[in-house]
RNA sequence: GGGCGAGUAGCUCAAUUGGUAGAGCAGUGGACUCUUAAUCCAUUGGCUCGGGGUUCAAGUCCCCGCUCGCCCA
Repeated sequence: GGGCGAGUAGCUCAAUUGGUAGAGCAGUGGACUCUUAAUCCAUUGGCUCGGGGUUCAAGUCCCCGCUCGCCCA
C1' cells in the first nucleotide's frame, strides 16, 4: 500500500433483510437467611465510533474518516 471483518448498556453479544433498541452477566432495591453466599422478584443504565447522504422513517442502505483484528504484498 491492497483486500476482508468488527465497532450497539460497565462487560459479552442480539436486533427477523428499513418500522417503538433488547438479553445474559454486573450495579441498585427487596424477599429468604443468625450473617454471608446461593436462589427468587423488581429495577437503573444507550445521542448505536465520528461526520455527511438517501428515505415519511436508518443500528440496518450509500459516501468519507477513526480505532481494532485477520490475510496479501
Transfer RNA from a Polyangiaceae bacterium, 73 nucleotides, folded computationally. The prediction has a mean pLDDT of 80. Rfam family: tRNA. Rfam links the family to the GO term triplet codon-amino acid adaptor activity. It is annotated as a transfer RNA. NCBI's taxonomy places the organism under Bacteria, Myxococcota, Polyangia, Polyangiales, Polyangiaceae.